[in-house]
RNA sequence: AUAGGAGAAAGGCACAACCAUCGAAAGGUGGCUUCGCAAAGCUAUAGGGGCUAAGUCUAUUAUUGAUAAGCCAGCCAGCUACCCCG
Numbered sequence: 001a002u003a004g005g006a007g008a009a010a011g012g013c014a015c016a017a018c019c020a021u022c023g024a025a026a027g028g029u030g031g032c033u034u035c036g037c038a039a040a041g042c043u044a045u046a047g048g049g050g051c052u053a054a055g056u057c058u059a060u061u062a063u064u065g066a067u068a069a070g071c072c073a074g075c076c077a078g079c080u081a082c083c084c085c086g
Stems, first nucleotide, its partner, number of pairs: 004084002012037002018031005035074001041079003047076002049072003055067003
């Protein structure tokens, strides 16, 4: 340096639920809580995949369907990184 992750050490993050709030929604933010995580750190038109569909277009008496530069990184992925038993 790379790889690896224990019988560690120092720590970190914080699912779902609930409460408040923003949003058309997906979902976000804060509090509480702690399912879990060796990257559950960062990156979202210019890697893949997924979710929603306000608006737009379309069908219909009404209902529908399509569409993302909106959203998800705790889906894969890219980048960066603490410690060091064997």

A computed fold for an 86-nucleotide RNA from Bacillus suaedaesalsae, annotated as c-di-GMP-I riboswitch aptamer. It was read from a public genome assembly, where an Rfam model found it. Its mean pLDDT, the model's own confidence on a scale to 100, is 83.